[in-house]
Transfer RNA from a Nanobdellota archaeon, 73 nucleotides, folded computationally.
Its mean pLDDT, the model's own confidence on a scale to 100, is 81.
It matches the Rfam family "tRNA". The family's RNA type in Rfam is transfer RNA.
The RNAcentral record of the sequence draws on ENA.
RNA sequence: GGGCCCAUGGUCUAGCGGUUAUGACGACACCCUUACAAGGUGUAGGUCCCCAGUUCAAUUCUGGGUGGGCCCA
Numbered sequence: 001g002g003g004c005c006c007a008u009g010g011u012c013u014a015g016c017g018g019u020u021a022u023g024a025c026g027a028c029a030c031c032c033u034u035a036c037a038a039g040g041u042g043u044a045g046g047u048c049c050c051c052a053g054u055u056c057a058a059u060u061c062u063g064g065g066u067g068g069g070c071c072c073a
């Protein structure tokens, strides 16, 4: 320098252009226990990487950028 892929709560992750963005782990509260662990119930936590475009409507499609990964040179 060229090609391909990825970016969504603290971490990992689902998501067909249209409902309040999904679940697990973690955190917190309560229940259970003499107590701890395990288990049960609930709560909080997201500018869906950024800027534009298309559209009635974008996490989703298009262009550019940023960051990361892989391959080639």
Stems, first nucleotide, its partner, number of pairs: 001072007010025003018056001027043005049065005